[in-house]
Molecule: Glycine riboswitch aptamer
Organism: Methylobacterium radiotolerans
This record gives sequence, structure tokens and C1' cells, in this order.
RNA sequence: GAUGCGGGAGAGACCGGGAUCUUCCCAGCAGAGGGGACCCGGCGCCGACGGAGCAACCGCCCCGGAAACUCUCAGGCACCGGAACCGUGUC
Repeated sequence: GAUGCGGGAGAGACCGGGAUCUUCCCAGCAGAGGGGACCCGGCGCCGACGGAGCAACCGCCCCGGAAACUCUCAGGCACCGGAACCGUGUC
């Protein structure tokens, strides 16, 4: 450095409109209905993928490397997923 396993946070299930029962939930014999996921717009927010900035610090030292700090361009804000980092196995 790569890879397998385990742990792994934060922030609106926001508001308005639209589409559709494809999927999830509620209820259900069925149908209809409601909410979320989806699309567009709006405002608010997060920071531990990425990116950028300053710089403590470090080094082969006047040139380089540089954060968990800062900014949010992208990304994200129910669940899921992702996830720095930590532990562990293998190469």
C1' cells in the first nucleotide's frame, strides 16, 4: 500500500408543486386513500468520501510534505447506502 471481517458520527421523514402506484410503510377481502422514496423549485443545515484554503508540525531545508482546523464547489440531511478513523486476518 492492497484486501476480507467487525465497529463507525453529523445535519429538515422541511415547505410548495408535479408524476406515479415502480418500491416501502399504515390500513385492508378488494378497491380507494394517506405518508416516504422519485422529479422541479425554495429556504435552512452537516461535514468523517472527494476538492480547496490557512497553518501547527515535519523533512533530504529557502524548497517541499502537510491536519480530525477552516470553506462548502461537488456530496450529504427517515431507513438503506456511503463514511475518516479504530481493531483484527491475509498478501